[in-house]
Molecule: SAM riboswitch aptamer (S box leader)
Organism: Amphibacillus cookii
RNA sequence: CUCUUAUCAAGAGAGGCUGAGGGAAUAGGCCCUGUGAAGCCCGGCAACCCGCAAGGUAAAGCUUGCAAAGGUGCCAAAUCCUACAGGUUACAAAUAACCUGAUAGAUAAGAG
Numbered sequence: 001c002u003c004u005u006a007u008c009a010a011g012a013g014a015g016g017c018u019g020a021g022g023g024a025a026u027a028g029g030c031c032c033u034g035u036g037a038a039g040c041c042c043g044g045c046a047a048c049c050c051g052c053a054a055g056g057u058a059a060a061g062c063u064u065g066c067a068a069a070g071g072u073g074c075c076a077a078a079u080c081c082u083a084c085a086g087g088u089u090a091c092a093a094a095u096a097a098c099c100u101g102a103u104a105g106a107u108a109a110g111a112g
Stems, first nucleotide, its partner, number of pairs: 001112008013042001015041003021032003026083004043075003048071002051066005079104001084101007
C1' cells in the first nucleotide's frame, strides 16, 4: 500500500511544558481557538486484540459475562454537516427538513 471482517449518536482533566493554529483530503458550510490551537508529558475513557469463566461445536468459528496488568485506539460538535443514488414530508415553485443506502475516511483484528 491492497484485500477481508467488525465498529463509528455513548465515554474521557478548569493538570504541566510550549506558543498559532485546528476540525483527514478537495469544494462549500458551520464551528473551535491567547479564557491558549497543534505537539509533547502526565491523567483519563473505552474494551478491538490478549487474559479468565460459562455456554456452544465432531473440532472450530461463535455467544454471554468478568477483568484492565500487556498490545493498540481514543479524549469539542454524529466520522461536525453536505457533496453520489433512492425515498418521505411541507411548498405553487424555488427550496427546506428528514430517512435509507453507496462512496470516502478512522480504528481494531486478520491476510497478501